The part of an RNA shown here (large-subunit ribosomal RNA, domain III) has 392 nucleotides and comes from a Syntrophobacteria bacterium. The RNAcentral record of the full RNA draws on ENA. The source organism's lineage runs through Bacteria, Pseudomonadati, Thermodesulfobacteriota and Syntrophobacteria.

Context: one part of a larger RNA
């Protein structure tokens, strides 16, 4: 320099009240603005206690502050079923032995690691100040163990277990066109409450109108493969009753498989509006052992389902699973009852004042839901739920 630039999106604020020594800036109302394919919601990835609740008022807050993501204390993350660990494998890394290299080291087979993939199984309602598919309360389910009982063997015409091995399956591309549900949405009937200040108004206004998963039946609308029984057998690096190949008999309106939804039960003692009391406030009490809780149109980028037709660039592995023998072997399988399910993550922010930008920075930031009028549409405007007025 200078009390000068500058106080960080032009979405907006105003008024009562109330606390306080002290209020534009705090809290409680009321009106008005702003976003509403987002500035609402859920979550990963990072952050690491910022979540909650008392208390503070020196710093931090671009102004103020009684406030807070700030300071002090206390409390808060509950799990067979979410997600990891314990299974399995992709590029990809390490790599016993090996090869190659002045050394260090490089590189690679058995292998052993690595999800962003694959593999068992839970919903609904409630509820602390802060968690909840974890707590509670009801209904499941899912693995193993296993009491009763049931049936098979006990020396080979062997119950029964079964590979690190055979074969099955897991097991997949894209684009496009219908179909048949459903979520959601709207309209209508039904129930509750009200009819007010100018006209009119008893037929008009408002506000709600659901409810799960397993598990049973029906296996629905569809879609897929031709089945099944016997033989034989140079493949499937050994076997094989299994795969495959070949014949042959019989059915194919066959036979299996596969499949959204829909109904019946769960299931009501679960939920449910709007007034009115009380309470600083969270919140309770009543209404209220609460009502109606149905029909129709629309309707998915969701589900049957890469089901199906087309296309060329021709579209992961391995285990779990089931089946075959190799082998093991004298007690065993199934299995109501009953009983066992470990660790680790769970607060909170998460298109942001909590993450990356030095900052409470107009920047970045991977994935899901996303109503209503208008509209081909997630464009655009205006509203919904919900959340802000961007810290002078």
């Nucleotide at each position: 320099a200078a009390g000068u630039a500058g106080c960080g999106a032009u979405a907006a604020a105003a008024c009562u009240u109330g606390u306080g020594g002290g209020a534009a800036u705090c809290a409680a109302g009321u009106u008005c603005g702003c976003c509403g394919u987002a500035a609402g919601u859920c979550u990963a990835a990072g952050g690491u206690u910022u979540c909650c609740u008392g208390g503070g008022g020196a710093a931090g807050g671009u102004u103020c502050g009684u406030c807070c993501g700030c300071c002090c204390a206390g409390g808060g993350u509950u799990a067979g079923u979410c997600g990891g660990u314990c299974c399995c494998u992709a590029a990809g890394g390490c790599g016993a032995g090996g090869c190659c290299g002045a050394a260090a080291g490089g590189c690679g087979u058995a292998g052993u690691c690595g999800a962003u993939g694959g593999g068992a199984a839970a919903c609904a309602g409630g509820u602390c100040a802060a968690c909840a598919u974890u707590c509670c309360u009801g209904u499941a389910c899912c693995a193993c163990c296993g009491u009763a009982g049931u049936c098979c063997g006990u020396u080979a015409u062997g119950a029964g277990c079964g590979a690190c091995g055979g074969g099955g399956g897991g097991a997949c591309g894209c684009a496009g066109a219908g179909g048949g549900a459903u979520a959601g949405g709207c309209g209508g009937u039904c129930c509750c409450g009200g009819u007010g200040u100018u006209g009119g108004a008893u037929a008009u206004c408002c506000g709600g109108g659901u409810c799960c998963a397993a598990g049973c039946g029906u296996g629905u609308a569809g879609g897929c493969a031709g089945g099944u029984u016997u033989c034989a057998u140079a493949g499937g690096a050994a076997a094989a009753u299994c795969c495959g190949u070949g014949a042959a008999a019989c059915c194919a309106u066959a036979u299996g498989c596969u499949g959204a939804g829909g109904c019946g039960c769960a299931a009501g003692u679960g939920c449910g509006a709007u007034g009115a009391c009380c309470g600083u406030g969270a919140g309770g009490u009543c209404u209220g052992c609460a009502a109606a809780g149905c029909c129709g149109c629309u309707g998915a980028c969701u589900c049957c389902g890469c089901a199906c037709u087309g296309c060329c660039a021709a579209g992961a592995a391995a285990a779990g699973c089931c089946u075959c023998u190799a082998g093991c072997c004298a007690g065993g399988a199934c299995g109501a009852a009953g009983g066992u399910g470990a660790c680790c993550g769970u607060a909170c922010c998460g298109c942001a004042a909590a993450c990356c930008g030095a900052c409470a920075c107009a920047g970045g930031u991977a994935g899901a839901c996303u109503g209503g009028g208008a509209g081909a549409g997630u464009a655009u405007c205006c509203c919904a739920a919900g959340g802000c007025g961007c810290g002078u």
Its Rfam family is "Bacterial large subunit ribosomal RNA". Gene Ontology terms of the family: structural constituent of ribosome and ribosome.